SAH (S-adenosyl-L-homocysteine) riboswitch aptamer from Kribbella caucasensis, 82 nucleotides, folded computationally. Its mean pLDDT, the model's own confidence on a scale to 100, is 80. The source organism's lineage runs through Bacteria, Bacillati, Actinomycetota, Kribbellaceae and Kribbella.
């Protein structure tokens, strides 16, 4: 880097719906076309296990701290005005 898994990004309800899955038709077949179906943590920081790749700097100590996320309503938290 990557792939599981565990949390952390206040909390909830409704609504659409891409990918991904998951059925069902077509097509010789494909990462392929079409319907349904589910679907709005699928991101991004840590922890821990596995595995790839790299190779010199590494370890420690204080302080200090996220940034995103489709549409609409609530609920809490903060600050500012009235």
């Nucleotide at each position: 880097c990557a792939g599981g898994u565990c949390g952390a990004g206040a909390g909830g309800c409704g609504c659409u719906g891409c990918a991904a899955c998951g059925g069902g038709c077509c097509g010789g077949a494909g990462g392929g076309g079409u319907c349904c179906g589910c679907c709005a943590c699928g991101c991004u920081c840590g922890g821990c296990c596995u595995g790839a790749c790299g190779c010199a700097c590494u370890a420690g100590a204080c302080c200090g701290c996220a940034a995103g996320g489709g549409c609409g309503c609530c609920u809490c938290c903060g600050g500012a005005u009235u």